This is a predicted structure of a 133-nucleotide RNA (FMN riboswitch aptamer (RFN element)) from Pseudogemmobacter bohemicus. Model confidence (mean pLDDT): 75 of 100. It was read from a public genome assembly, where an Rfam model found it. Of the family's consensus pairs, 97% are formed in the model. The organism belongs to Pseudogemmobacter, within Bacteria.

[in-house]
RNA sequence: GGGUGUUCUCAGGGCGGGGCGAGAUUCCCCACCGGCGGUUAUAGCCCGCGAGCGCCUUUCCCCAAAGGAAAGGGUCAGCAGAUCCGGUGAAAUUCCGGGGCCGACGGUAUAGUCCGGAUGAAAGAGAACCUGU
Numbered sequence: 001g002g003g004u005g006u007u008c009u010c011a012g013g014g015c016g017g018g019g020c021g022a023g024a025u026u027c028c029c030c031a032c033c034g035g036c037g038g039u040u041a042u043a044g045c046c047c048g049c050g051a052g053c054g055c056c057u058u059u060c061c062c063c064a065a066a067g068g069a070a071a072g073g074g075u076c077a078g079c080a081g082a083u084c085c086g087g088u089g090a091a092a093u094u095c096c097g098g099g100g101c102c103g104a105c106g107g108u109a110u111a112g113u114c115c116g117g118a119u120g121a122a123a124g125a126g127a128a129c130c131u132g133u
Base pairs, nucleotide, nucleotide: 003130005129006128007127008126009125010124016030017029018028019027031113032112033103034102035049036048037047038046044101045100052079053078054076055073056072057071058070059069060068061067083099084098085097086096087095105116106115107114
C1' cells in the first nucleotide's frame, strides 16, 4: 500500500417542577435528548445509510374464507420525519445570535424521554491475522 479474505471488539441520548384527574414520566404549562457516513467549515431537520412496522418469498399450522407461526429477501420505499432569518468568512440550511420544527412498533389515561421485543439486530468504527511490493 492492497483485497468480494478470516476472526474479534465496540457501536443511542433524554420527564426534573407544576396543573386537572379515580387513574397520566402518556393530556396541559414549563423542561430535556439528538445513531452512522458524506459535504470547501463542526449538521436531528443539506445528500445518503441503519434499526422497527409494512411489503415480498418459502415452509408449517389452519383450511370454506379469513387468520396465525417460523425462516429468509433488501430497495419495493408505503408508514417516514423535520429550518428559516441575521452575522462572520474564500467557503457554513453545519460555526455564532435569534426564532421554529421532527421523532417506528406493541403495552398503558393519548408516550421522542416509562415498560417490552432487545443479554437482539445494525449503518458503521477499530484491532489482529492474511496477501503483494